Source information:
Predicted 3D model of a 72-nucleotide RNA (transfer RNA) from a Pseudomonadota bacterium. Its Rfam family is "tRNA". The family's RNA type in Rfam is transfer RNA. The source organism's lineage runs through Bacteria, Pseudomonadati and Pseudomonadota. RNAcentral holds the sequence, with entries from ENA.
[in-house]
RNA sequence: GCGGUUAUAGCUCAGUGGGAGAGCACCCGCAGUUUUUGCGGGAGGUCGGGGGUUCGAUUCCCUUUAACUGCU
Numbered sequence: 001g002c003g004g005u006u007a008u009a010g011c012u013c014a015g016u017g018g019g020a021g022a023g024c025a026c027c028c029g030c031a032g033u034u035u036u037u038g039c040g041g042g043a044g045g046u047c048g049g050g051g052g053u054u055c056g057a058u059u060c061c062c063u064u065u066a067a068c069u070g071c072u
Stems, first nucleotide, its partner, number of pairs: 001071007010024004018055001026042006048064005
């Protein structure tokens, strides 16, 4: 220098054009309890940044940033 993969909640990840989710963690309530635990509810995200296509983008296209990786 050229190419590939990844970026979504505090953490680990799913989602693949139509209202953004799960587990763990956090808060509240109930039960139980030495510690542990079970059940119900709640809060938490400009989907890395910018632009484009579309009636509509986390999703498709371009560009850019970061991490990992291959080639020369």